[in-house]
Parts: sequence; structure tokens; C1' cells
RNA sequence: UCCCGGGUCGUCUAAAGGCAGGACAAGAGACUUUGGAUCUCUGAAUCAUGGUUCGAAUCCAUGCCCGGGAA
Repeated sequence: UCCCGGGUCGUCUAAAGGCAGGACAAGAGACUUUGGAUCUCUGAAUCAUGGUUCGAAUCCAUGCCCGGGAA
């Protein structure tokens, strides 16, 4: 330099054009003499900028980052 794949809560992982969800973790409460365990509730994310579309995490373009391959 070229080709391929990927980027979603703190972490892991769904949603393949129509309300961004789940688990763990975190906070609060219940229970308990305390802790742990268990139960309930809460907050938290689509890499960036444009484009297509009534509507984009999803499709397209460019860029950034990560991984793999070629030379």
C1' cells in the first nucleotide's frame, strides 16, 4: 500500500428497515442480629460525518480504530 471481517450500556451478547432488549456488574429498597444468598425497582449504549428512506444499529459513501491475510 491492497484485500477481507468487525465497531451496540462498565463487560458480554441480541435486534437483518418500524418502541435499542437480555445477562453480569453498579445504585436503591425488601429480607437478615450482621454479612452472604434470594426477590423487587432504577440508571446506563448503536465509532464519527454525510447520503437514501415516511422511518436507519441495520442500506450506501468517506474517515477513524481493532483483528486477519497478501505483497

This is a predicted structure of a 71-nucleotide RNA (transfer RNA) from a Candidatus Anderseniibacteriota bacterium. Rfam family: tRNA. Rfam classes the family as a transfer RNA. The prediction has a mean pLDDT of 80. NCBI's taxonomy places the organism under Bacteria, Bacteria candidate phyla, Candidatus Anderseniibacteriota.